[in-house]
RNA sequence: UUAUUAAGAAAGGCAGAGGGAUUAGACCCAGUGAAGCCUUAGCAACCCUUGAGCGCGAUCCUGCGUGAGAGAAGGUGCUAAAUUCUACCCAUAGGAAAGAUAA
Numbered sequence: 001u002u003a004u005u006a007a008g009a010a011a012g013g014c015a016g017a018g019g020g021a022u023u024a025g026a027c028c029c030a031g032u033g034a035a036g037c038c039u040u041a042g043c044a045a046c047c048c049u050u051g052a053g054c055g056c057g058a059u060c061c062u063g064c065g066u067g068a069g070a071g072a073a074g075g076u077g078c079u080a081a082a083u084u085c086u087a088c089c090c091a092u093a094g095g096a097a098a099g100a101u102a103a
Stems, first nucleotide, its partner, number of pairs: 001103005010040005018029003023087004041079003046075002048071003053066004083098001088095002
């Protein structure tokens, strides 16, 4: 910078009091075990693999671009609640900002 951000997917071990990004408010999760670390499993399909078709060039081949669909070995990410909700604009629906993830 660009794209996405109401979908989806959890068990175990260690640990031991916090957590839900930040500020405020609300609301939740948590000794029936939070954060963190590890293991295993899974989700998704950004990168990735494949690829009907289409366009350009060419008119045999080759090439470039695009691409429905399919896949999941690998690189990331993720696996309570919409990014938990509100805050700014607007007016009940949407937009912006910030954040998150990927390239």
Predicted 3D model of a 103-nucleotide RNA (SAM riboswitch aptamer (S box leader)) from uncultured Lutimonas sp. The RNAcentral record of the sequence draws on MGnify. It matches the Rfam family "SAM riboswitch aptamer (S box leader)". Its family is annotated with regulation of gene expression in the Gene Ontology. The coordinates come from a structure-prediction model, not an experiment, and the mean pLDDT is 82.